The RNA shown here (transfer RNA) has 73 nucleotides and comes from Nuclearia simplex. Model confidence (mean pLDDT): 83 of 100. Rfam family: tRNA. The family's RNA type in Rfam is transfer RNA.
[in-house]
RNA sequence: GGGUUUAUAGUUUAAUGGUUAAAACAAAUUCAUCAGAAGGAUUAAAUUAAAGGUUCAAACCCUUUUAAACCCA
Repeated sequence: GGGUUUAUAGUUUAAUGGUUAAAACAAAUUCAUCAGAAGGAUUAAAUUAAAGGUUCAAACCCUUUUAAACCCA
C1' cells in the first nucleotide's frame, strides 16, 4: 500500500428494515435470616464507534472516516 471481518448497557451476547433495542452476569434497593451466603422481587443503566445518504420507517442497506483483529505484498 491492497483486501476481509468486527464495533450494541460496566462486561459477555441477541435483535427478519417495522411495538418504547431483548437477555445473562455485574450494580442499587428490598424480602427472607440472630447475622450472612445462596435464593426471590423490583429498579436504573444503550441515542447501537462517528458523519452523511437511501427509505414512510435504519442497530440492520449504501458511502466516507476512526479503532481493533487477521490475510497478501